A computed fold for a 404-nucleotide RNA from Novosphingobium sp., annotated as Bacterial RNase P class A. NCBI's taxonomy places the organism under Bacteria, Alphaproteobacteria, Sphingomonadales, Sphingomonadaceae, Novosphingobium. Its Rfam family is "Bacterial RNase P class A". By type it is a ribozyme. A source record names the gene rnpB. The sequence is in RNAcentral, with records from ENA.

RNA sequence: CCGGGGAGCCGGGCAGCCGCGUCGUCCAUCAGGGAUGCCGAGGAAAGUCCGGGCUCCGCGAAACGAGGGUGGCGGGUAACGCCCGCCGGGCGCAAGUCCAGGGAAAGUGCCACAGAGAGCAGACCGCCAACGGGCUUCGGCCCACGGCAAGGGUGAAAGGGUGCGGCAAGAGCGCACCGCGCGACUGGCAACAGGAGCGGCACGGCAAACCCCACCCGGAGCAAGACCGAAUAGGGGCGGCGCGCUUCGCAAGGAGCAGGCGGGUUUCACGCCAGUCGCCCGGGUUGGUUGCUUGAGCGCGCGCAGCAAUGCGCCGCCGAGAUGAAUGGCUGCCCCCGGCGAUACGGUCGCGUCAUGCGAUACCGUCGCCGGGACAGAACCCGGCUUACAGGCUCCCCGGCACU
Numbered sequence: 001c002c003g004g005g006g007a008g009c010c011g012g013g014c015a016g017c018c019g020c021g022u023c024g025u026c027c028a029u030c031a032g033g034g035a036u037g038c039c040g041a042g043g044a045a046a047g048u049c050c051g052g053g054c055u056c057c058g059c060g061a062a063a064c065g066a067g068g069g070u071g072g073c074g075g076g077u078a079a080c081g082c083c084c085g086c087c088g089g090g091c092g093c094a095a096g097u098c099c100a101g102g103g104a105a106a107g108u109g110c111c112a113c114a115g116a117g118a119g120c121a122g123a124c125c126g127c128c129a130a131c132g133g134g135c136u137u138c139g140g141c142c143c144a145c146g147g148c149a150a151g152g153g154u155g156a157a158a159g160g161g162u163g164c165g166g167c168a169a170g171a172g173c174g175c176a177c178c179g180c181g182c183g184a185c186u187g188g189c190a191a192c193a194g195g196a197g198c199g200g201c202a203c204g205g206c207a208a209a210c211c212c213c214a215c216c217c218g219g220a221g222c223a224a225g226a227c228c229g230a231a232u233a234g235g236g237g238c239g240g241c242g243c244g245c246u247u248c249g250c251a252a253g254g255a256g257c258a259g260g261c262g263g264g265u266u267u268c269a270c271g272c273c274a275g276u277c278g279c280c281c282g283g284g285u286u287g288g289u290u291g292c293u294u295g296a297g298c299g300c301g302c303g304c305a306g307c308a309a310u311g312c313g314c315c316g317c318c319g320a321g322a323u324g325a326a327u328g329g330c331u332g333c334c335c336c337c338g339g340c341g342a343u344a345c346g347g348u349c350g351c352g353u354c355a356u357g358c359g360a361u362a363c364c365g366u367c368g369c370c371g372g373g374a375c376a377g378a379a380c381c382c383g384g385c386u387u388a389c390a391g392g393c394u395c396c397c398c399g400g401c402a403c404u
Stems, first nucleotide, its partner, number of pairs: 001400010012334007020040002023037005042375001046386002049384005054221004067217005072086005087101001088099004102212002107210002109206003124152002126148003132143004160178006179201001180199003185194003225290004235281007244257005259273004297317003301314005335373008345365003348360004
């Protein structure tokens, strides 16, 4: 210098003017208001996918079961499906990266198409035909019982591979090496690694199919929940007054008859009711207050422990709390990116000199103009994951080339 990998961070800056929201202070006011000060979006505020805090509801405890989830080992954490370290496997020359990473010698099921056969396998092509029979020119040929998983072919996958022996032809049938299985023992907290020795080779794949094993899990969510509560309408309680129809009576009142409800039913009796006024109580709609932001908080501050995630101690800080919902706009200068134009001043290239030079070129710098600067916005709060994102910065590592 070129190419690649990993981790972390920023994500416009400054100034002026105008404006918005909560809160504090002051002023003014019947009320509306005014001035001023502090603060005022994010790394993802997003998706709402996991884990919690908080709140209400449910729940005597334990066990078992159902349903859902998680799944190598160890550690971290309030907890997690997150993070760190390690192990195993795939990919990569490497730095590294990816893994839904328990169990397929408990059981069931599935393995498309192709293919003879897809699971205690299979004769489609093929090889042989030793043993038995026939023929023979004695080389062999034919027939039959049959044998064979070596070769071809199909497939994602066909019951170890290579070689030698063996055989009629073959075959772990025998042997050597490789692979595979079991494995005393050794190391490690563990996953796991190594492995004396033994075994001719069994145990195909799929559990993101049922299933088995181990562990975890009540439900709903700030529109949770709590409080206040006008008018109108409606509900309940207490008290006062009043009672439908007929008839007599000027009236007060009298007489007769009737409806509903209550005590299990029937008869009788008794009590209450119909409407209005007053007082009281409770529910609840619009709305308001609260929950609300000091918290598993923040600090590229320091120290200690740890490989790390992280923990502990000390010091410092307070950085939104809105509720139809504020956090913005304009201008100037600067920064970054792109385009167009100008310039031979610098770089660059060629030639030349002792040296200053001479020439070429718009590739870079320089200057001017124009355009652009992402993804996206809190809504109870935290820890994660995932997804989106113009552009930029820092550190570390690997491979290659060149030079020293």